Predicted 3D model of a 73-nucleotide RNA (transfer RNA) from an uncultured Chloroflexota bacterium.
Its mean pLDDT, the model's own confidence on a scale to 100, is 81.
It matches the Rfam family "tRNA". The family's RNA type in Rfam is transfer RNA.
The sequence was found in a public genome assembly.
RNA sequence: GCCAGCAUAGCUCAGUUGGUAGAGCAGGCGUUUCGUAAACGUCAGGUCAUGAGUUCGAGUCUCAUUGUUGGCU
Numbered sequence: 001g002c003c004a005g006c007a008u009a010g011c012u013c014a015g016u017u018g019g020u021a022g023a024g025c026a027g028g029c030g031u032u033u034c035g036u037a038a039a040c041g042u043c044a045g046g047u048c049a050u051g052a053g054u055u056c057g058a059g060u061c062u063c064a065u066u067g068u069u070g071g072c073u
Base pairs, nucleotide, nucleotide: 001072002071003070004069005068006067007066010025011024012023013022019056027043028042029041030040031039049065050064051063052062053061
């Protein structure tokens, strides 16, 4: 230099044909216990990397940029 993948909650990840953004773990609170852990219930937590475009509507499609991983030379 060229090609491909990835970027969504603090972490690991889902999100199916474009139509209400979710799970597990972690965190707060509660129940339980002499107490802790575990278990159960509940709550909170998001500029879907950034910018633009298409569309009635974009996490999803298109383009550019940034970061990251792998491959080729």